[in-house]
Molecule: SAM riboswitch aptamer (S box leader)
Organism: Bacteroidota bacterium
């Protein structure tokens, strides 16, 4: 980098360095930002996944028990591996339906894409 899969309307800060951008393809908006952006460092916090404990159901074993494997779900601590700490993934772009006299626009749903975790050739 690619593929598979789960989640994404909740939650969570301050200081130092720095000195103009940022909101994670692109475009159109809108927003943040010298009352200090990005980036880096320190401390603090949040809790999505994996690791931990318990564990329904299932599978293997001729039947039962035992054992082994898988594991929906629940819990603990913030301990470990990541991640995160403005705004719904900030909103939209593509499709479907409804509303609307047409257009524009609005609402609901879906999709594509993106981010993060886990697994994997």
């Nucleotide at each position: 980098c690619g593929c598979u899969u789960a989640u994404c309307c909740a939650g969570a800060a301050a200081g130092g360095u720095g000195g103009a951008g940022g909101g994670u393809c692109a475009u159109g908006g809108c927003c943040c930002u010298g009352u200090g952006a990005a980036a880096c460092c320190u401390u603090a916090g949040c809790a999505a996944c994996c690791g931990c404990u318990c564990a329904a159901a299932g599978a293997c074993u001729u039947c039962c028990c035992c054992g082994u494997c898988u594991g929906a779900g629940a819990g603990a601590a913030u301990c470990g591996g990541u991640g995160c700490u403005a705004a719904u993934u900030c909103c939209a772009u593509c499709c479907u339906g409804c509303a609307u006299a047409c257009a524009a626009u609005g609402c609901a749903g879906g999709g594509c894409a993106g981010a993060u975790g886990a697994g994997u050739a």